[in-house]
Context: one part of a larger RNA
RNA sequence: UGACGGGGGGCCACACAAGCGGUGGAGCAUGUGUUUUAAUUCAAUACAAAGCGAAAAACCUUACCAGGGCUUGACAUGCCGUGAAUCUUCUUGAAAAAGAGGGGUGCCUUCGGGAACGCGGACACAGGUGGUGCAUGGCUGUCAUCAGCUCGUGCCGUAAGGUGUUGGGUUAAGUCCCGCAAUGAGCGCAACCCUCGUGUUUAGUUGCCACCAUUGAGUUUGGAACCCUGAACAGACUGCCGGUGAUAAGCCGGAGGAAGGUGAAGAUGGCGUCAAGUCAUCAUGCCCCUUAUGCCCUGGGCGACACACGUGCUACAAUGGCCGGGACAAAGGGUUGCGACCCCGCGAGGGUGAGCUAACUCCAAAAACCCGUCCUUAGUUCAGAUUGUAGGCUGUAACUCGCCUGUAUGAAGCCAAAAUUGCUAGUAAUCGUCGGUCAGUACGUAGCUGGUUGUGUC
Numbered sequence: 001u002g003a004c005g006g007g008g009g010g011c012c013a014c015a016c017a018a019g020c021g022g023u024g025g026a027g028c029a030u031g032u033g034u035u036u037u038a039a040u041u042c043a044a045u046a047c048a049a050a051g052c053g054a055a056a057a058a059c060c061u062u063a064c065c066a067g068g069g070c071u072u073g074a075c076a077u078g079c080c081g082u083g084a085a086u087c088u089u090c091u092u093g094a095a096a097a098a099g100a101g102g103g104g105u106g107c108c109u110u111c112g113g114g115a116a117c118g119c120g121g122a123c124a125c126a127g128g129u130g131g132u133g134c135a136u137g138g139c140u141g142u143c144a145u146c147a148g149c150u151c152g153u154g155c156c157g158u159a160a161g162g163u164g165u166u167g168g169g170u171u172a173a174g175u176c177c178c179g180c181a182a183u184g185a186g187c188g189c190a191a192c193c194c195u196c197g198u199g200u201u202u203a204g205u206u207g208c209c210a211c212c213a214u215u216g217a218g219u220u221u222g223g224a225a226c227c228c229u230g231a232a233c234a235g236a237c238u239g240c241c242g243g244u245g246a247u248a249a250g251c252c253g254g255a256g257g258a259a260g261g262u263g264a265a266g267a268u269g270g271c272g273u274c275a276a277g278u279c280a281u282c283a284u285g286c287c288c289c290u291u292a293u294g295c296c297c298u299g300g301g302c303g304a305c306a307c308a309c310g311u312g313c314u315a316c317a318a319u320g321g322c323c324g325g326g327a328c329a330a331a332g333g334g335u336u337g338c339g340a341c342c343c344c345g346c347g348a349g350g351g352u353g354a355g356c357u358a359a360c361u362c363c364a365a366a367a368a369c370c371c372g373u374c375c376u377u378a379g380u381u382c383a384g385a386u387u388g389u390a391g392g393c394u395g396u397a398a399c400u401c402g403c404c405u406g407u408a409u410g411a412a413g414c415c416a417a418a419a420u421u422g423c424u425a426g427u428a429a430u431c432g433u434c435g436g437u438c439a440g441u442a443c444g445u446a447g448c449u450g451g452u453u454g455u456g457u458c
Base pairs, nucleotide, nucleotide: 019423020422021421022420023419026314027313028312029311030310031309032308033307035304042053064300065299066298067297068296069295070294073125077124078123079121080120081119082118083117087102088101089100090099091098092097107114108113127289128288130287131286132285136283137282138278139277140276141274143272148187149186150185151184152183153182154163155162156161167178168177169176193266195264196263198234199233200232201231202230203229204228208223209222213220237260240254241253242252243251244250320375321374323372324371325370326369332363333362334361337356338355342351343350344349382413387408388407389406390405391404392403393402430450432448433447435445
């Protein structure tokens, strides 16, 4: 100087409390450990690993295993020889590949040859998801969006260092004010950026419809008001009033206002900490392999299953379940695509293929909700696991190992011990919906929307 204290003072945070809903018990999904295995590839391990890398493991991916193969190699540059290349038939084979044929020449040219591509050969070399994240760069997590971390000059101290940055107030804030051997400054804070909330101007097509007509329908004339879209601006600054405060910074209340004291949310993460994570994104030092630790292929594995843990989904029901009818979104995506109407099928789906390169058309049905019928407290008309069977879709290919549908089957589960978690407003809880990845596959992840209530402060 830090760190630490069951030392002191002050302050903050869903930290506690007050509440609401969960997890922990059940079934399933998914990740991990352990075990097993020829292999169950590797990495991540308190918070800050475990629906994590992986925004998609049937093949591929794939790094693992077994078997079959290659050795200048799947890929790069240089040398020599040869043939343009592409194409195509047969045999062997699980394929990779090997063997035997067929056909056939282009472009540029100084006629020597050259470019591109294929095959063969020799060597320099290629190659490595092999090791070391405790040799590294880069990127990232975390404390933490916490309010801190420093510097120049001066002053103090022998020096390490201190001062400034402490003190009195105040703030979300080292935010600002006052004081002070300090005076200034930098990185952070805040603001500048994006989105949402209000208005004005401008622009009206594919969007809109008050007036004038019109139709089955904003359908068509017409309109530019409204809604909406997207561009520019305005608006909020403690600006105004009262109180309080030290005449300060500010705080409390009020007015006006769509919004009030940071309006809400995002992006933004200072100096540093953890030899934190990553050599498997990439890059890279050193070490190691070089007829193999490289490369190609088929099949298998990453999907195993006594058990343990994490994260979720679905439930245990009447604030509910089945059935019939009716209503209200926003934000997205679509040409190798989204696919309407119609027809077939109980359905998944199939046939046909209008329209749409999209404010035009399609995905698309929003669902909780409302009205009505039935069920009446039961392991049930709750719950849906599991299994049989018959089908559909994608794809060379669904056995290991995909998703969906019909029918039959109908397990555990009656609100959960110790313990533990999220949440302060359009939030919790609950309901649906879109996208990315993607041939196919979502209970994960990310975006959007409707939304009762207004509790509570020791």